[in-house]
Molecule: transfer RNA
Organism: marine eukaryotic metagenome
RNA sequence: CGGUGUAGCUCAGCUCGGUAGAGCAACUGAUUCGUAAUCAGUAGGCCGUAGGUUCAAAUCCUAUCACCGGC
Numbered sequence: 001c002g003g004u005g006u007a008g009c010u011c012a013g014c015u016c017g018g019u020a021g022a023g024c025a026a027c028u029g030a031u032u033c034g035u036a037a038u039c040a041g042u043a044g045g046c047c048g049u050a051g052g053u054u055c056a057a058a059u060c061c062u063a064u065c066a067c068c069g070g071c
C1' cells in the first nucleotide's frame, strides 16, 4: 500500500443506500420394518469494532482490530 471480515460452515448481497438471503449442516414432521435418500416445515445473523452523513447504512465517509498478500 492492497485485499478479506455477513447464520455452525462455504459464500451472495456493496458498483445503484430502501424487508438481510442461498447451499450445506442442525431440529421437527411425512415417507420406510429400520437407516439413508426424498418431500414439507422450524430455528439460527442488530453484517469484525467504534463514530459520522442520511428520513433510512451490510452498502457511503472516518478511525480502529484481526487475518492474508505486496513493497
Base pairs, nucleotide, nucleotide: 001069002068003067004066005065008024009023010022011021018055026042027041028040029039030038048064049063050062051061052060